Molecule: Glycine riboswitch aptamer
Organism: Planctomycetaceae bacterium
RNA sequence: GAAACAACUGUUGGAGAGCGACGCGGGCCGCAUGGCCCGCGUCCACCGAAGGGGCAAACCGCGGGCGCGGUCCGCGGCGAAUCUCUCAGGUUCCAGGACAACAGGGUUCCC
Numbered sequence: 001g002a003a004a005c006a007a008c009u010g011u012u013g014g015a016g017a018g019c020g021a022c023g024c025g026g027g028c029c030g031c032a033u034g035g036c037c038c039g040c041g042u043c044c045a046c047c048g049a050a051g052g053g054g055c056a057a058a059c060c061g062c063g064g065g066c067g068c069g070g071u072c073c074g075c076g077g078c079g080a081a082u083c084u085c086u087c088a089g090g091u092u093c094c095a096g097g098a099c100a101a102c103a104g105g106g107u108u109c110c111c
Base pairs, nucleotide, nucleotide: 001109002108004107005106008104009103010102011101012100013099018044020043021042022041023040024039025038026037027036028035029034045091046090047089051087052085053084054083059077060076061075062074063073064072065071066069
């Protein structure tokens, strides 16, 4: 100096669904019956974009059919997602957040 890019770091953007009910613990306020906030548990309802699970074609292997060709069928292996499940997680804000953009740094090559 050039090209491409998995992971990493930083910045920015970034959806959905309950301010549900009940109980327990802690804190604050109040003279007090109580009120508010936080955490946890149970139940009901719901969401998909941390993580995790599932699978189609293609490909590979085996077996079978007859039109004997890598041609058809069956079984097995392998097998992606923003699809799907909802185990986990989440359901005002905050936080978290797949993913995206930019920058840094890294890898490779040339001088």